[in-house]
RNA sequence: AGAGUUUGAUCAUGGCUCAGGACGAACGCUGGCGGCGCGCCUAACACAUGCAAGUCGAGCGAUCGGCCCGCAGCCCUUCGGGGCAACGGGUACGGAGCGGCGGACGGGUGAGUAACGCGUACCUGACCUACCCUCCAGAGGGGGAUAGCCACGGGAAACCGUGGGUAAUACCCCAUACGCUCCUGCUGGGGCCAGGUUAUUUAAAAGAUGACUUGGCUAAGGUAGGAGGAAAGCUGAGGCGCUGGAGGAUGGGGGUGCGUCCCAUCAGCUAGUUGGUGAGGUAACGGCUCACCAAGGCAAAGACGGGUAACCGGCCUGAGAGGGUGGACGGUCACACCGGGACUGAGACACGGCCCGGACUCCUACGGGAGGCAGCAGUGGGGAAUAUUGGGCAAUGGGGGAAACCCUGACCCAGCGACGCCGCGUGGUGGAAGAAGCCCUUCGGGGUGUAAACACCUGUACGGGGGGAAGAGGAAGGACGGUACCCCUGGAGCAAGGGACGGCUAACUACGUGCCAGCAGCCGCGGUAAGACGUAGGUCCCGAGCGUUGUCCGGAAUCACUGGGCGUAAAGGGUCCGUAGGCGGAUUCCUAAGUCCACUCUGAAAGCUGCCUGCUCAACGGGCAGAGGAGGGUGGAAACUAGGAGUCUAGAGGCAGGUAGAGGCAGGUGGAAUUCCCGGUGUAGCGGUGAAAUGCAUAGAUAUCGGGAGGAACGCCAGUGGCGAAGGCGGCCUGCUGGGCCUGACCUGACGCUGAGGGACGAAAGCUAGGGGAGCGAACCGGAUUAGAUACCCGGGUAGUCCUAGCCGUAAACGAUGAUGGCUAGGUGUCGGGGGGUUAGACCCUUCGGUGCCGCAGCAAACGCGAUAAGCCAUCCGCCUGAGGAGUACGGUCGCAAGGCUGAAACUCAAAGGAAUUGGCGGGGGCCCGCACAAGCGGCGGAGCGUGUGGUUUAAUUCGACGCAACCCGAAGAACCUUACCAGGGCUUGACAUGCUGGGUUAAGCCCGCCCGAAAGGGAGGGGUGGGACCUGCUAAGCAGGUCCACCCAGCACAGGUGUUGCAUGGCUGUCGUCAGCUCGUGUCGUGAGAUGUUGGCUUAAGUGCCGCAACGAGCGCAACCCCUGUCCCUAGUUACUCCUUGCCAGUAAGGGGGCAAGAGGACUCUAGGGAGACCGCUGGCGAAGAGCCAGAGGAAGGGGGGGACGACGUCAAGUCAUCAUGGCCCUUAUGUCCUGGGCUACACACAUGCUACAAUGGAUGGGUACAACGGGAAGCGAAGCCGAGAGGUGGAGCGAAGCCCUAAAAGCCCGCCGUAGUUCGGAUUGUGGGCUGCAACUCGCCCACAUGAAGCCGGAGUCGCUAGUAACCGUGGAUCAGCAAAGCCGCGGUGAAUACGUUCUCGGGCCUUGCACACACCGCCCGUCAAUCCACCCGAAUCAGGGGCACCAGAAGGCUGGUGACCGGUAAGGGCCGGCUGAAGGUGUGUCUGGUGAGGGGGGAUAAGUCGUAACAAGGUAAC
Repeated sequence: AGAGUUUGAUCAUGGCUCAGGACGAACGCUGGCGGCGCGCCUAACACAUGCAAGUCGAGCGAUCGGCCCGCAGCCCUUCGGGGCAACGGGUACGGAGCGGCGGACGGGUGAGUAACGCGUACCUGACCUACCCUCCAGAGGGGGAUAGCCACGGGAAACCGUGGGUAAUACCCCAUACGCUCCUGCUGGGGCCAGGUUAUUUAAAAGAUGACUUGGCUAAGGUAGGAGGAAAGCUGAGGCGCUGGAGGAUGGGGGUGCGUCCCAUCAGCUAGUUGGUGAGGUAACGGCUCACCAAGGCAAAGACGGGUAACCGGCCUGAGAGGGUGGACGGUCACACCGGGACUGAGACACGGCCCGGACUCCUACGGGAGGCAGCAGUGGGGAAUAUUGGGCAAUGGGGGAAACCCUGACCCAGCGACGCCGCGUGGUGGAAGAAGCCCUUCGGGGUGUAAACACCUGUACGGGGGGAAGAGGAAGGACGGUACCCCUGGAGCAAGGGACGGCUAACUACGUGCCAGCAGCCGCGGUAAGACGUAGGUCCCGAGCGUUGUCCGGAAUCACUGGGCGUAAAGGGUCCGUAGGCGGAUUCCUAAGUCCACUCUGAAAGCUGCCUGCUCAACGGGCAGAGGAGGGUGGAAACUAGGAGUCUAGAGGCAGGUAGAGGCAGGUGGAAUUCCCGGUGUAGCGGUGAAAUGCAUAGAUAUCGGGAGGAACGCCAGUGGCGAAGGCGGCCUGCUGGGCCUGACCUGACGCUGAGGGACGAAAGCUAGGGGAGCGAACCGGAUUAGAUACCCGGGUAGUCCUAGCCGUAAACGAUGAUGGCUAGGUGUCGGGGGGUUAGACCCUUCGGUGCCGCAGCAAACGCGAUAAGCCAUCCGCCUGAGGAGUACGGUCGCAAGGCUGAAACUCAAAGGAAUUGGCGGGGGCCCGCACAAGCGGCGGAGCGUGUGGUUUAAUUCGACGCAACCCGAAGAACCUUACCAGGGCUUGACAUGCUGGGUUAAGCCCGCCCGAAAGGGAGGGGUGGGACCUGCUAAGCAGGUCCACCCAGCACAGGUGUUGCAUGGCUGUCGUCAGCUCGUGUCGUGAGAUGUUGGCUUAAGUGCCGCAACGAGCGCAACCCCUGUCCCUAGUUACUCCUUGCCAGUAAGGGGGCAAGAGGACUCUAGGGAGACCGCUGGCGAAGAGCCAGAGGAAGGGGGGGACGACGUCAAGUCAUCAUGGCCCUUAUGUCCUGGGCUACACACAUGCUACAAUGGAUGGGUACAACGGGAAGCGAAGCCGAGAGGUGGAGCGAAGCCCUAAAAGCCCGCCGUAGUUCGGAUUGUGGGCUGCAACUCGCCCACAUGAAGCCGGAGUCGCUAGUAACCGUGGAUCAGCAAAGCCGCGGUGAAUACGUUCUCGGGCCUUGCACACACCGCCCGUCAAUCCACCCGAAUCAGGGGCACCAGAAGGCUGGUGACCGGUAAGGGCCGGCUGAAGGUGUGUCUGGUGAGGGGGGAUAAGUCGUAACAAGGUAAC
């Protein structure tokens, strides 16, 4: 110090979220030790039990108990004595009592309180203060009671009554006494009132202020006289007390200035209220209380009301300013079960006192009593949650006491709790190129990891043993505590976890899971390879803790004082006037409130900071110093602000003279047009639309002419113009009236600006009343459109639109830009005015005011603004603070209503929104291409059949391909095989590969036959044969043995899989698209995404080229280079060729000519290798001179000659795991493998693609006849000949092929027939008989012949191909292949057209531009109702609870007060009694506020795949709002 998150990307706005720190915490997991702190935040809920305030015998009496003394008596006796004890005396040890002091402190809690409660600074001349200190003075005399106690009595108890007796430092009386108190005076330099003089101010006065002075009154103080008023004793003889007074100290009471939360959806509040007089009351002022009088007092600087809350020193956070907080410690306040009240007292309205009322609990003999833990422990309860019914008065402090001492849950300690802070430990050193285990792995290795083991060592802590504090001024006395600490000894022994590892944020792999289970602070992960879930290994962070949750500050400049904004992101009030308030020109003097300076007081302690210092360190503690906001006092300064007194004219206003204008109001008036009415002419339609219809019209419309009526609006002028504060204002005339501008510089002399509230004005629509109503026209009706059409279009039409009067008060009331003033380059237009010049112009220069455009600086997120600021400043007002909910609800207020103004929350979301960028898209625009349309030719869609697909069926109908770009596609060959599918039968190291172990060599294999079987396979057997290499031995040609290879058997590793994932992949392919595009480097521009280049003009098939240009270059594409083809040349010449020669053959009248063969040739054709040729090169025109275009010449070919190969960056998660390869997953006597049979050929249908047709441009039949090219052939092509009607058979010549064969080409041409017919068209279907291939044609092949002859007569909507050797028509070859379902595919040649005006439209594409709310990119986005579920909220008959208010009733204790004869008392005060006033809870009534429940009603929000439509975003298909 920042980061994540809105977008495809960007900048800015803006919210949400995170990293930090803190805590009286809680929860989860874990937990070794110590020190110092802290520990009911909730129920101020209720409390068992114990303790927390007593003490004094030196104030008093003395009963009881205890003790002591004396002693009668009694008992015992060891005769010494002992015990008990009445009684008497003593003792203050225990309990009780009178009396004194203390129980008002200490301790607890935070309910109440928004207040002089608290904080701070003052005042008290308006007050008190026990105990303590100092000083002055004093204490003389007398009296009567009473508790305890005793007796009696009442009561369950608590307790009480009566009688008797008694003491005091208890009580009473008398005396004495100080300005101690009171009364009456005097004084009173202070204060107040009145008068006079004088000074200042003023022109003068009034007034004010100062000085002097006279009179009156008076506070404090002083003082004279009078009146009143005190005392207590005890003693241990030292003292301790007592009374009056003065002073001090301490502690308080009261008052004042300033400060102290939220709500204005609380705006008015107030009757003791505000003041006065008098009285009462108090320690004291006071309306504190009362009587009377007056009518005041408070409030927008927030009264009153509501909510919340003890306040502060401080504490947390923060750079600070600030924000939050008030637990512990310290100061203050308040409270003590709830409410009220007083008594006592120096002090209380009294936590452990009293009285009364209430609730609750307990006791009870039912009559009546007792109680108050928010003291310390503790209990129940509440709660996420907070401790021991501990020890001690040793210390500190407090009460009492002369003291000893007693009391002290204050306090000091200990216990419990990782609750916090701090410190320490869980070991240290050595120890492998590195054990095991576990994890990962590319199988090589890597990680855990010096980690462990192991060796040596240490001793914090721990165990054992010993010593042992300080904390006490002096003697004794220490709860903590045998603690801290020290010494000796033992031995690594008992002591590590938690969280995290996708980004933010430090740390990664494997497996499991498969939008499941789950995670998540935000963004977001999970749908079969998840670094995000779970587990493991590893890693990172912290460590006796670690995480989570909650809260606060921070980050957040996200309420902005420091330190923000408002044209479009949220935000300028619709406009003006103006109140309070805020702010305010020049100059002189005075004052000194603000301001500044100096000194000074306060700002307690603790805390904080610095230094020093004590516990071994630290936390913690001690000492010294500093800081601390601010407030008070005194003195000073006078620039600025302010106040006072003057002066000025630049602001503002006035005056005078001009001047423009749809400024406003009223009255009048004019023409055009629409409509209606009357009349004329006139006839069949008019009107309306995309097209129509409704409508009008023969009862005469529309059209046209004349006349009339009525209402509304004012054409041209007219403008980018003018006026007005805004809304707004438009014919002409008149009247009344507001404002502006210019000029002059005569007057006033700061009179100004803004403006919360307030007032006025305020488009349209709407409302009330009355008029008016031509046109237009919500609603409504009708006609169309449509799937629907409550719309758009059409025909009608009411309110309304108009006028008068009155409401309403809103708007995209917009420049989305508040008002005012000043300052800051220019250029250009326009409106109004002035000045100067002038060539007299409709001219030029200049100036003031208004209104536009462009633009510098500057500003701005950008767009843009730019003297009419959105620039630079100043003043004042209004407004904003994420989006939705919502401008909604409730409340208030205004309104006749509609509704306006004010204006939330719950809840939901991680965004919403702005500007700009690149794309994509548009039923936006411009330019341009393509068989894209159009023009044309032929098809498809109808029929039958073939083939493919869907669907259905099936044991199986294996699988894949699905718009274009799947569907004669993978299939260039499914009867078995193929084959992946199904049924059944088999095999299990396997049909196939490699390696290992053991065994076999008479084996396996081959040959032969046997059994089961459909085969595969299984089983048994016989004879023969039975490989190679090496070594050893031997009678060595060879044989025997051993080893190895090969082979077999058994077993093991493994094989195998057309099982899955094409969304894990490679490769290959399709498609946009042979489209002309796609990019880069450097530079430049932009905050940036990005732009520029690549846009523009011309041109091209082309980002092809040229020109221009902040760009200059370059790459991948285009083109060219390659192949075929068209012309020519060269080379070569067999099997090709034949200009040439010869021979033979057929044939003719003859000739020409033909066939075969041989020769010859290298001419021609051809073959196949090389080359030439075409380049807008030439001429002309167009163009800009260029690129290029057009025309022409030449040429076989002309502007790319024709065709092919060749496919940029990329797109479609396009296709393929079934060609192949391949990661992961899955199967392993099966998902592998073998076999037989079946299926892939099914068939009610649907689609796609073909074939054949429907006929005469034809067909059949009977005939005749001509001309190809590309190819193929040895398990092959197969000739001639012969057989068959034919398929075919036979036959085998020739040919590995420019040689032989396939081979006939067909359409064509010629002759004859058919005659428009379901036919001599068409051939499906079916029957029969054959042929061929093959192990085998049943399922399920092809072909032939005969017979049969179906549908079909040119095909709906719609749709396909083709621009020339093309379409169309015709045949022909090949691959695959035993054969063939081929009508398919890939080639080949033959015959050989038509048409293109053109680019409006359809489809696709390219470039530029525009709009966008799209970016998965229009197959996009998105709105509202309805239906379903959930959530919060509003209304709601009513009902419940609570708060406070008012009125009335009743009225306890107590207080005040009046009366009083009986009773008490001493007949003194007083009590008692009887009344009055006041008075808490309570009751009744009423209105109000808050909350709960609530049938039902209402909208809102949310929720992967519901319904209906299509409103918005593109001109969104009717521009939107």
Molecule: small-subunit ribosomal RNA
Organism: Coprothermobacter sp. BHI60-2